[in-house]
RNA sequence: ACUGAAAAAAGGCAAACCUCGCCGAAAGGGAGGGACGCAAAGCCACGGGCCUAAACUCUGAGUUCAGGAGUACGGUAGCCGGGUUGCCAGG
Numbered sequence: 001a002c003u004g005a006a007a008a009a010a011g012g013c014a015a016a017c018c019u020c021g022c023c024g025a026a027a028g029g030g031a032g033g034g035a036c037g038c039a040a041a042g043c044c045a046c047g048g049g050c051c052u053a054a055a056c057u058c059u060g061a062g063u064u065c066a067g068g069a070g071u072a073c074g075g076u077a078g079c080c081g082g083g084u085u086g087c088c089a090g091g
Base pairs, nucleotide, nucleotide: 002091003090012038013037017033018032019031020030022029023028036078042084043083044082046081047080048079049076050075051074055071056070057069058068059067
């Protein structure tokens, strides 16, 4: 420097679910508990996917509000790809 196929040690993270006079329109996030899993389940929404639609646009007109359709500038890094950093030991 490359690699992560088998194994070891130190440790790390934490799905579902539960709780919250937390943040958010929602999706989702945060905190505490919890452990299904994870060798990047560290970090970054750049490409695709997926979730949501406050706001905006369109529609509609039964008084209005509402309703319907579309859109991410909101999310998801534990969906995939990509970027980037990195512990330990092996080859």

Predicted 3D model of a 91-nucleotide RNA (c-di-GMP-I riboswitch aptamer) from Paenibacillus allorhizosphaerae.
Lineage of the source: Bacteria > Bacillati > Bacilli > Caryophanales > Paenibacillus.